[in-house]
RNA sequence: GACAAAGGCAAACCCGCCGAAAGGCGGGGACGCAAAGCCAACGAGGCUACGGCGCGCGUGUGCGCGCCACGCCGGUCGGGCUGCCGAA
Numbered sequence: 001g002a003c004a005a006a007g008g009c010a011a012a013c014c015c016g017c018c019g020a021a022a023g024g025c026g027g028g029g030a031c032g033c034a035a036a037g038c039c040a041a042c043g044a045g046g047c048u049a050c051g052g053c054g055c056g057c058g059u060g061u062g063c064g065c066g067c068c069a070c071g072c073c074g075g076u077c078g079g080g081c082u083g084c085c086g087a088a
Stems, first nucleotide, its partner, number of pairs: 001085001008033002013028006031075001037081003042078003045073003051068007
């Protein structure tokens, strides 16, 4: 980063599996991506709360709300590492 070439990846959605969830994996499928390749204890941001703590409600084993991430998101951004082509 091109009205180039050879390719690559794969959103939503559907199916199956794992997970409490966020989400992940596989198959199908393409919205898009010049790194939509890798890194999650490098920084920021966002998501979830099995569990823990607090508060409230309830006749009762319970229910609701708030907070907490060394859980999750790299297709949220910055950053680091690596990679194909070679016009302007």
c-di-GMP-I riboswitch aptamer from a soil metagenome, 88 nucleotides, folded computationally.
The sequence is in RNAcentral, with records from MGnify.